[in-house]
RNA sequence: GGGUCUGUAGCUCAGCUGGUUAGAGCGCUCGCCUGAUAAGCGGGAGGUCCCUGGUUCGAGUCCAGGCAGGCCCA
Repeated sequence: GGGUCUGUAGCUCAGCUGGUUAGAGCGCUCGCCUGAUAAGCGGGAGGUCCCUGGUUCGAGUCCAGGCAGGCCCA
């Protein structure tokens, strides 16, 4: 340099054929339970969906160009 895959919560990841509200587990936090803790149960906080632009009534999702990382080729 070329090809290809990935980028969504603190971490690991879902998210279908574009559809209005963005989710799970773990973690964090508050409460319940307990003599106390762990476990368990219930609630809550936490998001520039990598960036910019485009298409569309509507984009995490489609298109273009970038950025970062993995793999393959040279």
Molecule: transfer RNA
Organism: Candidatus Bipolaricaulota bacterium